Predicted 3D model of a 385-nucleotide part of an RNA (large-subunit ribosomal RNA, domain III) from a metagenome.
Context: one part of a larger RNA
RNA sequence: GAGUAACGAUAAGGGGGGUGAAAAGCCUCCCCGCCGAAAGCCCAAGGUUUCCUCGCGCAACGUUCAUCGGCGCAGGGUGAGUCGGCACCUAAGGCGAGGCAGAAAUGCGUAGUCGAUGGGAAGCAGGUUAAUAUUCCUGCACUUUUCUUAAGUGCGAUGUGGGGACGGAGAAGGUUAGGUCUACCAGGCGUUGGUUGUCCUGGGGAAAGGAGGUAGGCGGUGAUCUUAGGCAAAUCCGGAAUCACUUACGCCGAGCACCGAGACGAGUCCUAUGAGGACGAAGUGACUGACACCACGCUUCCAGGAAAAGCCACUAAGCUUCUGCUUAAGAAAAACCGUACCGCAAACCGACACAGGUAGGCAGGGUGAGAAUCCCAAGGCGCUU
Numbered sequence: 001g002a003g004u005a006a007c008g009a010u011a012a013g014g015g016g017g018g019u020g021a022a023a024a025g026c027c028u029c030c031c032c033g034c035c036g037a038a039a040g041c042c043c044a045a046g047g048u049u050u051c052c053u054c055g056c057g058c059a060a061c062g063u064u065c066a067u068c069g070g071c072g073c074a075g076g077g078u079g080a081g082u083c084g085g086c087a088c089c090u091a092a093g094g095c096g097a098g099g100c101a102g103a104a105a106u107g108c109g110u111a112g113u114c115g116a117u118g119g120g121a122a123g124c125a126g127g128u129u130a131a132u133a134u135u136c137c138u139g140c141a142c143u144u145u146u147c148u149u150a151a152g153u154g155c156g157a158u159g160u161g162g163g164g165a166c167g168g169a170g171a172a173g174g175u176u177a178g179g180u181c182u183a184c185c186a187g188g189c190g191u192u193g194g195u196u197g198u199c200c201u202g203g204g205g206a207a208a209g210g211a212g213g214u215a216g217g218c219g220g221u222g223a224u225c226u227u228a229g230g231c232a233a234a235u236c237c238g239g240a241a242u243c244a245c246u247u248a249c250g251c252c253g254a255g256c257a258c259c260g261a262g263a264c265g266a267g268u269c270c271u272a273u274g275a276g277g278a279c280g281a282a283g284u285g286a287c288u289g290a291c292a293c294c295a296c297g298c299u300u301c302c303a304g305g306a307a308a309a310g311c312c313a314c315u316a317a318g319c320u321u322c323u324g325c326u327u328a329a330g331a332a333a334a335a336c337c338g339u340a341c342c343g344c345a346a347a348c349c350g351a352c353a354c355a356g357g358u359a360g361g362c363a364g365g366g367u368g369a370g371a372a373u374c375c376c377a378a379g380g381c382g383c384u385u
Stems, first nucleotide, its partner, number of pairs: 013031006032382004040362003046342002050340001051076003055073003061069002081142002083338003088119002093114003099108003123140005143334011154319002159314004167301004173294003178288004184203005189197001209259002212256001216252004220245005226239002229237002264283001267279004302305001348357002364376003
């Protein structure tokens, strides 16, 4: 220089009460304003205690203040057979017994073994805590394995076959979530002209699962016989032939009505005023309607669109009136790890409480073709001078 620039989005604050040594900034109430395909909610990565406290603090940190805080100190908090991982499977890719190459270090690579961002058993609704909940509690479910009992019986794999099993684009249909009204239910009758009315305000919802098998979609089905294929075998799969039934038979399949059904629920009352307790009405129909479900569907196109296991069938070695398999009933088991909180952000990546960056899901009302725009709901904020 200078008590100058700056104090980090121009979304905005004002008032009453409280606490306190002290209040523009903390708590609480009222009014106002801002976002609302977000500045709301869920969740992955990442962070790692930042979560909660009606516990105690304010030196430093906070671009000001601070009684406040993602700050200091202390105490507390994360509960799973079903959510995710592991215990299963494989992809790209990694490692790699033997092997090949190399003077060696080492490189490549078979069998194999790892490796999810993919495949693969099973849970919903309500309640509860200061802080966790598909984890605790209540109610109602489901799955896998083992054992026991009973009945029946050809069972058996690391092998073989099936299946799993998949592209782009487009179109139509059936539905549901959601929405808007409504029968009905509860409350109100306006300090100012009117408001018992065709008035106003609020509610008008309900899971998994079980059992039925609809709209619709797909395949011809079954029997007999034969067989140079499926590295051995096969009654299985594939190939050939004959017969029967022909829209019959079988498979998949949303939604829907029924059970589940107890709760939930506007509000009312009580109260020690606590984030408390008790009781509890109606809960029907219509219209609209998805990018969700049926659907791994249908049509069409060429660029022709993972693998393996679980699962089903078949036999080999072998075992045989069972220690195997099937069905039913009962019993038992289901370990370990994650679970707090932030997560378009003051908690992640940017040296900062930084106008930057950050995968996925949800998607209310009016306007509208629309996830645009503007205004609102739920919810959240007014961006720390």
The RNAcentral record of the full RNA draws on SILVA. It matches the Rfam family "Bacterial large subunit ribosomal RNA".